[in-house]
Context: one part of a larger RNA
């Protein structure tokens, strides 16, 4: 390499677009490159098979034949591929619908936590597993009234809904982007999957401007303890917040990569259709889309999976080949920098 594999043993790129390439529906007609048959040229000996012979056997040797490659000639014409019509079910596209925390922007609410001003009132308030630290006679805490300012949006709320994924929640506007249901208009295989590439991608961190209410790394204090650079308590800076730009990582998880056709069931939910029934709405039967539990055959090393496959099949991508060394050196890419991404060998068990 090859085979074997990729929920948990090593082993699915975080996620999409999408260039090359690989794969790719039905039918009818031509080629004849693949692909079959055949003839023939080349294909040294030797050596490989097969068959058969000589050293007592066997290694050894000697004989006959095959066989596969390439080149040319003729010939098949099912299936690849190619040319050309042409179907409509695959894919898109109208029209009709209704349901969504899906994105971007503005403005707008009410609860609370804090501060700031006044009133009312007086000695304690906080906090703990018990304290202290701290705050308070300069009037706290409680409590009433007004005021600012930041963030987040309780119930509704649901293994509920939306989105490729990160990930989305108060309410009103604008603008947008995708699914889904019915129908069956229109085009007529326009599909799948994608080496590179290109975007987006929680936190944390970075740069410059802002902002700053809670929390809160680091730092102070105060317990605790043998210490305690912690776990608790009191504070309390970055920072979380917006705007513009970088980082490009996570147990970025279903640790399960896309697509597509098939293979008992049962029972919840969420949008939608279609029927029964009814004056009507349930109820009740079925369709499809999503989301969950449970279960058969099947799988599976077992755990479990089980129409949302880890079943049974096909195409394309990624990835992996004993544990340390090491996701690290070195040189490369890209970045302000953190660091990132790719990625080894000595040695050693």
């Nucleotide at each position: 390499u090859u085979g074997g594999g990729c929920g948990u043993a090593a082993a699915g790129c975080g996620c999409g677009c999408g260039u090359a390439g690989g794969u790719g529906g039905g039918a009818u007609c031509a080629u004849a490159a693949g692909u079959c048959u055949u003839a023939u040229g080349u294909a040294a000996a030797a050596g490989u098979g097969c068959g058969g012979g000589g050293c007592u056997c066997a290694a050894c040797c000697c004989c006959g034949u095959a066989a596969a490659g390439c080149g040319u000639g003729a010939g098949a014409a099912a299936c690849u591929g190619u040319g050309a019509u042409u179907c409509u079910u695959g894919a898109g596209u109208g029209c009709a619908g209704g349901a969504g925390a899906g994105g971007a922007a503005a403005g707008c609410g009410g609860a609370a936590u804090u501060c700031c001003c006044a009133g009312u009132g007086u000695a304690g308030c906080g906090g703990u597993g018990a304290a202290a630290u701290g705050c308070g006679u300069a009037g706290a805490u409680a409590u009433u009234g007004g005021g600012a300012g930041g963030g987040a949006c309780a119930c509704c709320a649901g293994u509920g809904g939306c989105g490729a994924a990160g990930g989305c929640g108060g309410c009103u506007u604008u603008c947008u982007g995708g699914a889904c249901u019915g129908u069956g208009u229109c085009u007529g295989a326009c599909a799948c999957u994608g080496a590179g590439g290109c975007g987006c991608g929680a936190a944390a961190g970075c740069u410059a401007g802002g902002g700053g209410a809670g929390c809160g790394a680091a730092c102070g204090g105060g317990a605790u303890u043998a210490g305690a650079u912690a776990c608790c308590c009191c504070g309390g800076u970055a920072g979380u917040c917006c705007u513009a730009c970088c980082c490009g990582u996570a147990a970025a998880c279903g640790a399960u990569g896309g697509g597509u056709a098939c293979u008992a069931g049962g029972u919840g939910u969420a949008a939608g259709g279609g029927g029964u029934a009814u004056c009507g709405a349930c109820c009740c039967c079925u369709c499809c889309u999503g989301u969950g539990c449970c279960g058969g055959a099947c799988u599976u090393a077992a755990c479990a999976g089980a129409a949302u496959a880890g079943g049974u099949a096909c195409c394309c991508c990624g990835c992996u080949u004993g544990g340390g060394g090491a996701g690290u050196a070195c040189g490369g890419c890209a970045g302000c920098a953190a660091g990132g991404u790719g990625c080894a060998a000595a040695c050693u068990c």